[in-house]
RNA sequence: AAGUGAGGUAGAGGCGCAGUACUUAACAAUCCAUAGUGAAGCUUGAGAGUGAAGCAAUGAUACUAAGGAGAAGGAAGUAUUGCCGAAGUGAAUAAUAUUCUCUCAUAUUAUUUGCUGGGCCUGCAGUUAAUAGCUGUAGGACUGUCCUAAUAAACACCCCGGUUUAUUGGGUUGAGCUAUCUCAAUU
Repeated sequence: AAGUGAGGUAGAGGCGCAGUACUUAACAAUCCAUAGUGAAGCUUGAGAGUGAAGCAAUGAUACUAAGGAGAAGGAAGUAUUGCCGAAGUGAAUAAUAUUCUCUCAUAUUAUUUGCUGGGCCUGCAGUUAAUAGCUGUAGGACUGUCCUAAUAAACACCCCGGUUUAUUGGGUUGAGCUAUCUCAAUU
């Protein structure tokens, strides 16, 4: 001096990610009373079991119509906070809640492990009150990083080779990339 390995710090991508508060539009479940259908059980997210209390032929549960109360969760905008595996998601396990018990299902949290660089559009499937949104999957163009080829310009140079930037084409993808610090060994 050069690159290599390990650890740390600070950054970049852009309709960038997530949280919180407020406002706005739409709205499931639930409750109230009215009208109609109908005729025997009903009270749990589904099924089965079981127990207590209550309601019910003065018509329960259920369904239809219109009305009122209320409205979780999701969505858009504004402000603000934390950030760049930000974050999201699949699978497995465990705990809690929804129900007195069991099985399943759903939601939240934690652990392990896999996938995705990023946002957008479209098709299909699922979810949802919703043609809003979300999830999965497939495709499409766009964009960022690094590698690589060609061309052009600048620098350097006796010449070839070389360095930087830009354009075009191709390839990979975050455990990545850029800058920088420390330690270790190698040439």
The prediction has a mean pLDDT of 76. A computed fold for a 187-nucleotide RNA from a Thermoanaerobacterales bacterium, annotated as Lysine riboswitch aptamer. The organism belongs to Thermoanaerobacterales, within Bacteria.